[in-house]
RNA sequence: CGAGCCGAGUGGGCGGUCGCGUCGGAACCUCUUGGGUUCCGCCGAGGAACGUCCGGGCUCCACAGGGCAGGGUGGUGGGUAACGCCCACCCGGGGUGACCCGCGGGACAGUGCCACAGAAAGCAAACCGCCGGGCGCCGAAAGGCACUCGGUAAGGGUGAAACGGUGGUGUAAGAGACCACCAGCGUCCAGGGUGACCUGGACGGCUAGGUAAACCCCACCCGGAGCAAGGUCAAGAUGGGGUCGUCGCGAGACGGCCCUGCGCGGAUGUUCGAGGGCUGCCCGCCCGAGUCCGCGGGUAGACCGCACGAGGCCAGCGGCAACGCUGGCCCUAGAUGGAUGACCGCCACCCGACGGGCCGCGAGGCCCCCGGGAACAGAACCCGGCGUACAGCUCGACUCGUCUG
Numbered sequence: 001c002g003a004g005c006c007g008a009g010u011g012g013g014c015g016g017u018c019g020c021g022u023c024g025g026a027a028c029c030u031c032u033u034g035g036g037u038u039c040c041g042c043c044g045a046g047g048a049a050c051g052u053c054c055g056g057g058c059u060c061c062a063c064a065g066g067g068c069a070g071g072g073u074g075g076u077g078g079g080u081a082a083c084g085c086c087c088a089c090c091c092g093g094g095g096u097g098a099c100c101c102g103c104g105g106g107a108c109a110g111u112g113c114c115a116c117a118g119a120a121a122g123c124a125a126a127c128c129g130c131c132g133g134g135c136g137c138c139g140a141a142a143g144g145c146a147c148u149c150g151g152u153a154a155g156g157g158u159g160a161a162a163c164g165g166u167g168g169u170g171u172a173a174g175a176g177a178c179c180a181c182c183a184g185c186g187u188c189c190a191g192g193g194u195g196a197c198c199u200g201g202a203c204g205g206c207u208a209g210g211u212a213a214a215c216c217c218c219a220c221c222c223g224g225a226g227c228a229a230g231g232u233c234a235a236g237a238u239g240g241g242g243u244c245g246u247c248g249c250g251a252g253a254c255g256g257c258c259c260u261g262c263g264c265g266g267a268u269g270u271u272c273g274a275g276g277g278c279u280g281c282c283c284g285c286c287c288g289a290g291u292c293c294g295c296g297g298g299u300a301g302a303c304c305g306c307a308c309g310a311g312g313c314c315a316g317c318g319g320c321a322a323c324g325c326u327g328g329c330c331c332u333a334g335a336u337g338g339a340u341g342a343c344c345g346c347c348a349c350c351c352g353a354c355g356g357g358c359c360g361c362g363a364g365g366c367c368c369c370c371g372g373g374a375a376c377a378g379a380a381c382c383c384g385g386c387g388u389a390c391a392g393c394u395c396g397a398c399u400c401g402u403c404u405g
Base pairs, nucleotide, nucleotide: 001401002400003399004398006396007395008394009393010392012347013346014345015344016343017342018341020044021043023041024040025039026038027037028036029035046376050387051386053385054384055383056382057381058226059225060224061223065283066282067281068280070222071221072220073219074218075089076088077087078086079085090104091102092101093100094099105217106216110215111214112211113210114209127156128155129152130151131150132149133148134147136145137144138143164182165181166180167179168178169177183207185204186203187202188201189200190199191198192197230304231303232302233301239260240259241258242257243256244255245254246253247252262296263295264294265293266292267291268290275287276286277285278284311330312329313328314327315326316325317324318323349373350372351371352370355368356367357366358365359364
């Protein structure tokens, strides 16, 4: 200098004018404890707010048990509130390497599948071949051809894969039939490691396919529903009661206010238990005097939940790391048809010419002027992750190649 691989940060800044939201303060007004106006002040979207894929906090069932079904994870050790997340390591695969990938337990519990091709794809099998015997023909012979019987799986072919590989002995020809070395498997021993595993040695029969991201088996884990959770207050209805007013001879009718309740019909039940709950089923347990069905009517308002958190930042210590501990500093939206915007100026960043100036042998580089551009994308109970999207800019570690000292 070039190429690569891994990680982190940012994602415009400053000033002015006007305009928004919560909260705090001051003043004024008011139909008055409700509200409104003006001014001042603090704060006011993300690193993903997206996906709704996981895990929780929180709320209720509910003071909550067992089983089945169902779902999830899958090497070892650690981290964490927890996880399907993160860290480190092991094994396997890819890459020269830094690094990257893995639905990583079990095929000897069982079932299924392996198309086509091929003789044959689960206990075997023989297409072309090789060897031997019989018999017939040809030939001087060696030998050849056809048929048949037996032996064979080393050679060839098919295929993703064909019952270990290489070399030899042996054989009629072959074959782990036997031998040496190697791979795999099994048993035993030694060493290292918390462990998954690794290294080495001895012995042994000779080798028993693949697939579980197929069903399945094994190990471990899992109550359910969800802020539209869940609470508080107010109001109201074709009923009842009280009171007042108007009309009426009276009965009564209409209207206002207050209190308390939805109305009509049907079925069934009240401790010999209807119905409901434990959010899939069963057992079991609990609540229970009213439930259920149909028709009709009223209400949809205000407040809480709602932001102090497994919180953020900095430093030190421990740890390979994830992360933990200690100390210090800080409070950073809380809307509810849903706020943070618009305009102007300057600067920074990126792209691109004409022209001008400077440096350079040159390629080219820098500055000025001019024009354009600027990603993904918006909280709604909160948090920890994962996945996805992202223009431009910046920083760091490591690997390979080339050149120079």
This is a predicted structure of a 405-nucleotide RNA (Bacterial RNase P class A) from Streptantibioticus rubrisoli.
The prediction has a mean pLDDT of 76.
It matches the Rfam family "Bacterial RNase P class A". It is annotated as a ribozyme.
It was read from a public genome assembly, where an Rfam model found it.
Lineage of the source: Bacteria > Bacillati > Actinomycetota > Kitasatosporales > Streptantibioticus.